A computed fold for a 73-nucleotide RNA from Cordylochernes scorpioides, annotated as transfer RNA.
The sequence is in RNAcentral, with records from ENA.
Rfam family: tRNA.
The source organism's lineage runs through Eukaryota, Chelicerata, Pseudoscorpiones, Cheliferoidea and Cordylochernes.
The coordinates come from a structure-prediction model, not an experiment, and the mean pLDDT is 82.
Formats: sequence, structure tokens, C1' cells
RNA sequence: GGGGAUGUAGCUCAGAUGGUAGAGCACUCGUUUAGCAUACUAGAGGUACUGGGAUCAAUACCCAGCAUCUCCA
Repeated sequence: GGGGAUGUAGCUCAGAUGGUAGAGCACUCGUUUAGCAUACUAGAGGUACUGGGAUCAAUACCCAGCAUCUCCA
């Protein structure tokens, strides 16, 4: 320098051939215990990497950029 992949909750990751976002762990409250752990119950937490475009509607499609990983040189 060129090609490819990824970017969604604190962390690891799903998701729908466009109709408004979920799980596990972690966190908080409660039940259980003499207490802790475990188990169970409920809850909080995300303007979806940035900007623009097409669309009635975008996390998803198109363009540019940024970051990380990877291949080639």
C1' cells in the first nucleotide's frame, strides 16, 4: 500500500430477507439461611462506532470515515 471480517447493555454475544432491541454473566431489591454461599423471584441498565444518503419507517440497505482483528505485499 491492497483485500477481508468485526463494531448492539459493565463483559461475552444473539437477533429479524426493514416495522422500533434480547440472552448469559455481572449489578440492585426481595424470599430462603443463625450468617455467608447456592437456589428462586422481581428490577435497573443500550438515542445500536461516527457522519451522510435512499425509504412512510434503518441496528439491518447504499456511500464515506474511525477503531480493532486478519490475509497478501